[in-house]
Small-subunit ribosomal RNA from a metagenome, 1449 nucleotides, folded computationally.
The coordinates come from a structure-prediction model, not an experiment, and the mean pLDDT is 85.
The sequence is in RNAcentral, with records from SILVA.
RNA sequence: GUUUGAUCCUAGCUCAGAACGAACGCUGGCGGCAGGCUUUACUCAUGCAAGUUGAACGGGAUGAUACCUUCGGGUAUCGGCGAGUAGCGCACGGGUGCGUAACGCGUAGGAAUAUACCAUAUAGUAGAGAAUAACCAUUGGAAACGAUGGCUAAUACUCUAUAGUCCCUUCGGGGUAAAGAUUUAUCGCUAUAUGAUUAGCCUGCGUUAGAUUAGCUAGUUGGUGAGGUAAUUGCUCACCAAGGCUACGAUCUAUAGCUGGUCUGAGAGGGUGAUCAGCCACACUGGAACUGAGACACGGUCCAGACUCCUACGGGAGGCAGCAGUGGGGAAUAUUGGACAAUGGGGGCAACCCUGAUCCAGCCAUGCCGCGUAAAUGAUGAAGGCCUUCGGGUUGUAAAGUUCUUUUAAUAGUGAAGAUAAUGACGGUAACUAUAGAAUAAGCACCGGCUAACUCCGUGCCAGCAGCCGCGGUAAUACGGAGGGUGCGAGCGUUGUUCGGAUUUACUGGGCGUAAAGGGUGCGUAGGCGGAUAUUAAGGUCAGAUGUGAAAUCCCGGGGCUCAACCCCGGAACUGCAUUUGAAACCGAAUGUCUAGAAUGUGGUAGAGGAUGAUGGAAUUUCUAGUGUAGCAGUGAAAUGCGUAGAUAUUAGAAGGAACACCAGAGGCGAAGGCGAUCAUCUGGGUCACUAUUGACGCUGAGGCACGAAAGUGUGGGUAGCGAACGAGAUUAGAUACCCCGGUAGUCCACACCGUAAACGAUGUAUGCUAGUUGUCGGAUUUUUUCGGUGACGCAGUUAACACAAUAAGCAUACCGCCUGGGGACUACGGCCGCAAGGCUAAAACUCAAAGGAAUUGACGGGGGCCCGCACAAGCGGUGGAGCAUGUGGUUUAAUUCGAAGAUACGCGAACAACCUUACCAACCCUUGACAUCCCGGUCGCGAACUCCAGAGACGAAGUUCUUCAGUUCGGCUGGACCGGUGACAGGUGUUGCAUGGCUGUCGUCAGCUCGUGUCGUGAGAUGUUGGGUUAAGUCCCGCAACGAGCGCAACCCCUGCUUUUAGUUGCCAGCAUUUAGUUGGGCACUCUAAAAGGACUGCCGGUGAUAAACCGGAGGAAGGCGGGGACGACGUCAAGUCAUCACGGCCCUUAUGGGUUGGGCUACACACGUGCUACAAUGGCGAUGACAAUGGGAAGCUAACCUGCGAAGGGGUGCUAAUCUCAAAAAAUCGUCUCAGUUCGGAUUGUUCUCUGCAACUCGAGAGCAUGAAGUUGGAAUCGCUAGUAAUCGCAGAUCAGAAUGCUGCGGUGAAUACGUUCCCGGGCCUUGUACACACCGCCUGUCACACCAUGGGAGUUGGGUUUACCUGAAGCUGGCGCGCCAACCGAUUUAUCGGAGGUAGCCAACCACGGUAGGCUUAGCGACUGGGGUGAAGUCAUAACAAGGUA
Repeated sequence: GUUUGAUCCUAGCUCAGAACGAACGCUGGCGGCAGGCUUUACUCAUGCAAGUUGAACGGGAUGAUACCUUCGGGUAUCGGCGAGUAGCGCACGGGUGCGUAACGCGUAGGAAUAUACCAUAUAGUAGAGAAUAACCAUUGGAAACGAUGGCUAAUACUCUAUAGUCCCUUCGGGGUAAAGAUUUAUCGCUAUAUGAUUAGCCUGCGUUAGAUUAGCUAGUUGGUGAGGUAAUUGCUCACCAAGGCUACGAUCUAUAGCUGGUCUGAGAGGGUGAUCAGCCACACUGGAACUGAGACACGGUCCAGACUCCUACGGGAGGCAGCAGUGGGGAAUAUUGGACAAUGGGGGCAACCCUGAUCCAGCCAUGCCGCGUAAAUGAUGAAGGCCUUCGGGUUGUAAAGUUCUUUUAAUAGUGAAGAUAAUGACGGUAACUAUAGAAUAAGCACCGGCUAACUCCGUGCCAGCAGCCGCGGUAAUACGGAGGGUGCGAGCGUUGUUCGGAUUUACUGGGCGUAAAGGGUGCGUAGGCGGAUAUUAAGGUCAGAUGUGAAAUCCCGGGGCUCAACCCCGGAACUGCAUUUGAAACCGAAUGUCUAGAAUGUGGUAGAGGAUGAUGGAAUUUCUAGUGUAGCAGUGAAAUGCGUAGAUAUUAGAAGGAACACCAGAGGCGAAGGCGAUCAUCUGGGUCACUAUUGACGCUGAGGCACGAAAGUGUGGGUAGCGAACGAGAUUAGAUACCCCGGUAGUCCACACCGUAAACGAUGUAUGCUAGUUGUCGGAUUUUUUCGGUGACGCAGUUAACACAAUAAGCAUACCGCCUGGGGACUACGGCCGCAAGGCUAAAACUCAAAGGAAUUGACGGGGGCCCGCACAAGCGGUGGAGCAUGUGGUUUAAUUCGAAGAUACGCGAACAACCUUACCAACCCUUGACAUCCCGGUCGCGAACUCCAGAGACGAAGUUCUUCAGUUCGGCUGGACCGGUGACAGGUGUUGCAUGGCUGUCGUCAGCUCGUGUCGUGAGAUGUUGGGUUAAGUCCCGCAACGAGCGCAACCCCUGCUUUUAGUUGCCAGCAUUUAGUUGGGCACUCUAAAAGGACUGCCGGUGAUAAACCGGAGGAAGGCGGGGACGACGUCAAGUCAUCACGGCCCUUAUGGGUUGGGCUACACACGUGCUACAAUGGCGAUGACAAUGGGAAGCUAACCUGCGAAGGGGUGCUAAUCUCAAAAAAUCGUCUCAGUUCGGAUUGUUCUCUGCAACUCGAGAGCAUGAAGUUGGAAUCGCUAGUAAUCGCAGAUCAGAAUGCUGCGGUGAAUACGUUCCCGGGCCUUGUACACACCGCCUGUCACACCAUGGGAGUUGGGUUUACCUGAAGCUGGCGCGCCAACCGAUUUAUCGGAGGUAGCCAACCACGGUAGGCUUAGCGACUGGGGUGAAGUCAUAACAAGGUA
C1' cells in the first nucleotide's frame, strides 16, 4: 500500500533498508587492497608439486685431464657423482567436505600412556663374525620385471662381554646396549632420568528436524579370569549373573563436517560456516596390514571391484579432493607464467640441493576504497530540439566565444625501501622531475500511488506493462517513442538468497464470548505450583578471588602507506565454564510447632439427583354389544382414504401400549449429558447451625480411567400413538419436496456396542480482591441482618465494537487445553479403536489477495407500524372488435434520409414532405468553391429588364435598353464593388450525447435535502431532522443536547369570483327627444372595458384537545378554513434525450463525405402495435324553424352589400391599419317525421363531372355535385381517463400555411353520477427490523452435467535406491597350528668342504573377514491401463439451495 459505499478491528500478501564467493542486461578511464568451480568427492592428456647425505659404504657410469688407439674405443689420475647399499625425511607442508547427529566438534576437567629430531644430567662406546646389493658372466621376457653362478663394503646384519641406572621377579635371582667417520677438533652411537613439544584415552555440559518413527539392545549391561595395547576399557575370549537405554524422546528416518567467526537486528534473536585460523574426516570404490617414534599412509605396499591405457595376447600400467591445464556439468568462477630474492620446511658439519608451501606477476568492475572525465567568465537568453493558450516557455550559463590549469593518460629522464657482509623474481616497479595540449575518459535505471521526478505523439483490452494495488476497449503522466525531469554514478538496473520491517511463533513481546482458537464432562497418575512460624546445613541464588575463554575478527586509543580501503602496535572485550572463599533474605531440603486452606464429627434442612419394585387415573387406538342413518375425514381448494357388508356420532364393557394435564415458576437437583403421576426400599451430593477433632492432608492435571443427548448397530421381547424409507392423492413447467391419506424400521424394555452434537454461557478449573439497587429459592436469626444458590439493572474498569460488569469478558496468581490468512481439508496416506456405520490423530501439491468480526449510511424484503395519491373501491365515459386518419415496427426498394424505444419512444422532433423544404437515391455538372478573411493583377462599376441559340436543367454563347459608386489633401490616394490568379483556407444534417455546454423529460408539486457551532462516538457517523399531537406540507405546537440557518413547502406574481373609486370611445341606454336600427342628440346611473383600492385573518361564538398547535360545528359574508385555476419544479436519480435547433473538444473527408441542377423517394404494403376520428343508431337520423356565446385573426390580408351557379366557387369592390369594418353561420336547443331494419343507421370504396391554390396536383393536395353504398347490430383476455362547472357532450377560433387537420393550442354552451372505506393492486413519504445487497433484488449466490488445463489420492504391476535377517562362498592380510621341503651367523659333535640342535621360513590347515551369491522382510523414489475427488477457466446447460419471514425460519 492492499478487503469496505465509507469506518474500526483482526489477518494475510506486498514494498522501501542492509548484505553476497553471485549470475544476467546495458555501459566502461585509472590506481590501491582483497576475492575468484557454491554445480559432477565427474573423467583426466602433458609438465611440475619430496628429497637429501661421498663428513656411513663398496664404487666410480656421464664428465675433465694425460697417454695410447685398429678411431669402435682402451688405460691412468681427478672427481663437487648417475645407479646401488645404508641413514634421516617422506605421518609435515598443500587439497577437498564424501562420510559423520558422533566424545566428531566446542568448553571445562581427568588419569592408566607414548613421544624421532631438541634441551639438561649421568654412564658408556669392548671383542668377534657371517652375508649381500652394486659389479662381472650366462640367461628368460614384447614390456614391466626378473632368474642362476661368482666377487665385495659399511653407521646394513649377527653373536659374545659389560649393566650404575632400567625391565621382570616366587625377592633367591633373571634379562636387555653401542658405530663409526674425519684428522685433532668435532660430528655421531648406546642406556637411563628429567624437561619441552606432539599425540592417544576417559568424563560433565552444549550441539538440526520428524512421534504419520514407541519401544530398542545378546558382547547387549555388569562381574571374575585370561589375552591384547604405548595406555584405561567387552577392546577380545571363557565362565557366571540378567541386566542396560527410553516420553527430560531411546530406536528409526531425513539432513548436515564442527568452531573462532560472518550477515542482519535497538536488542533478544534469526540466517550462515567462502576467503583467514583451530579441530575432524577423506584421498578412484571397498577391505587389509607392513615399515616406522609417529600411518593402517593423497604423489607407499597387498587383495577385490569399476573405469582408462599399453601389449608380441602370454601379460603389464594408472589414480590431479597438490599447482597450472583439458573435457564434461552449469547461470557461473582465472595462467599448462616467474623466482627460491624474502618467510618457512626437508636433508647435509657445511657449501649447497629440493620446495606449484610461499613470494610475485597475468586474467576478471567480482567486491571495498580513492581519483578523474575539467576550471572561471559568458544573454542577443544564438541555432536546433520539445511544448504552446501562438503571447511565449523550456533545454539554458548549458553551448559557442574569452581567459586559465594539467590530476589522470602519453613521451622522456632520475630511480628506491624491501638485505645485516653477499644474494632482488617483483622491476627500470613505486616515487620524483621535465615536455605538449582541453587535449585521452559517462553511463544506467526510473518519473500512476507506495516513491524523488510530466508533457506531447503513436497504439486502441491490440501490442504490451506489472513488486502490490492495478494500467490498456480513440483524448493512456501506468504500453512504445521523443523532449524534459529525478536518482545513483565507472557503474546502474534485473534475478536469486538471507536477516530486517513481521509484536506475522510474541523470553524480551501476542492471543482464544462473536474475528483462527476452551478439550462434551468429571475422577485421577507423572509433572508444575502451593498457608503461618522457628532452627539447621548451604543445592538454587548473590558477592569476591583464581584459572581458562588460541590468534585473527568486532570496539576504543595511537601509528604507517599523500587520504581512504588496507596494514601494524597497545588496551578493552569475549556476556561462558571450572575451582575456591563467603552471605543466608527468597526458592528448594531436613527437623519441630500452629490453625485462617482442606477434611472429619454432632444436629437440622430443601430437592423432577440416581437405581429397583409396586400402584393409579385421564386420553388415543382397537375389539365386543346396543341406539342410529348417510355420510365421515381432510384441505387454500380438492382428491386418495373410510362408509349401506351400517361408518362418523352416541352408550356400556373389555384389551393393550406409551406418556404423566392441573400443581409449574426466568422455580429446584445434578460434573456434564440430563431429570417431572403416586408410594416404598437402597443410595450419591449440597447447604445451614454448633466450633469438638486432624494438622497443609491443598490446587491443577500430559498420558490413563469413567460417564456421555439424539440417531445408529447386535440378540431377545414389546408395539397404542407418532413415524425416516416406501405406496397413493394433490400442487407444479417439473415436484424424487412443502400439504393430505396410509405406513415399515425406529421410538418402549433387558443386555451389549457406538462416543459423536450449535455436547453453547459458542465464556477451562481453582483461589483472593474490587460501588450499589432490585426479584426469587434454601437455611439460621425476635428484629436489624447473615450464609449458600439463581435472575435483572448498573459504577469503576475492560472491550475493535457489540457488550461484560462480585455467577466478569475487571485487577492478580497457579496449572491444563488450543490458535497462527482463505480454499484444498473436520480431506488423502499411515496408525489406533469399532460387528458395521464410522470415530480419533492428521498433511502436501496446487490456487487466491483476500477470507473474516463488529458497527455505520443507504437500498431492498412474497418484515412490521403510521400516512398519502382517481392507487383500489363506488360511479360515468372510453380503448381492445369495424372502416378510415396518423405514427411506429417489419418487409420491400436505387432510395424508401435521420433521430426518439418500458413507465419517461410510437397525431413524438414535424405550429404542415406535390417542387422547394430534403439531410436520401439515380443521372449530369463545379473545384479557393454557394458563404468569410488575407495577398497579387485587372476593371470602374454593380445591377435591373428584355430578346435569342443549345440543353432536362444547372450552366454556357450572343445581343438590346436603362443606369454618373463613395470619400478626397484631386495623387489611380483611400474605401467599396466586380472579374481573373495563387495558396493559406472555406465547407460537411460526416462520427462520438459514453469527451461537453445549453435545453428538456422523469421520479414529483413528492416533502423532502442540507449546513454552521455545540454535544456524543476511536471512527464511518449520530444528534438537530427522532418522540407526543397536528397539517396539503420538515405546516405548526409541546417535549428533548441541542441552538440556529439555508434550498424546498407556504406566501409574494397572473387569471377568475364580490364591492368601491376613477375614466366614458369604437362600449352602454334608466329617464328625455329621435330612428328601420343606441341611428342621432343627450347622459355615464347600469352593463362593459381597464387602472387603483377594499375584502378572508380560524378574525368572532360554542365544543374537543394539554390551557398549545389544531380540528369539528355555527354566525355573518359574494366568497370559509389552501375559495377555484395558472406560472413557479429543492439536493439529486436514470453515463435518460438531443453533436440533425444552436455552440463546442477530439477524429474523419478535401476534383469530395463539399457545392449546383433535373427527376424520383421520404406517401411503397402479405402483416403487427400505439394514438385518434366516424359509427353501429330512436337520449337517434332526416327535414323545418332560426334563440343564446366566448377566445381570437385580418394589409401580398379579412372582405360586406349585390349578381351568377344545385354546390365548391366565380363576378363585384364597400368597410377596416380594427371594443368602429370583417372572418361570423355558433352548435347542441325547439317542432315535425321515420319505428328497430344492416334501415331514411353507417358512410368506406369506386365511377364520373367540376371548383380552388399553385411554374406544376401523374407518382402525391383540398373541396363540390351526381351515382355507388363495404365492414359494422356496442366489441375476448386485458386496459385507460375522470371527484364539479369536473366527466360526458356541443360547436367556435388560432398557429403553421400558396394550398393542404380526424392532430395541436385555446374558447365558450349544455351539464351529471359516485366516494362505505383503506383489506387488496400500483406508486410515494416517515419510523422501525433483518440482510451474505452497495453496479444496491433486473442484487447476490449454490450444486450436478458438458468442455479445456493443472497438481494430487487409489491402482494389476513394473524399474531403481537404502537397510536388514538367515545361509553359501572366503581374495589379500594378521593370529594360531603343522612345517617330512629350504636356511650363512649361535651351540655341539667329528665322519670337519659334513651331521645334529636351537631358531626361522616356503607351503599346508584353522579362526576372523572385503567383494560376490541365494531366499526373505522393512523402507523410499520413478513410471503405470483405468479410476476418485480437488482447483482454475469467456457470455455454456438444468434447476434455484442460501442471504429479507429468501417465499417450508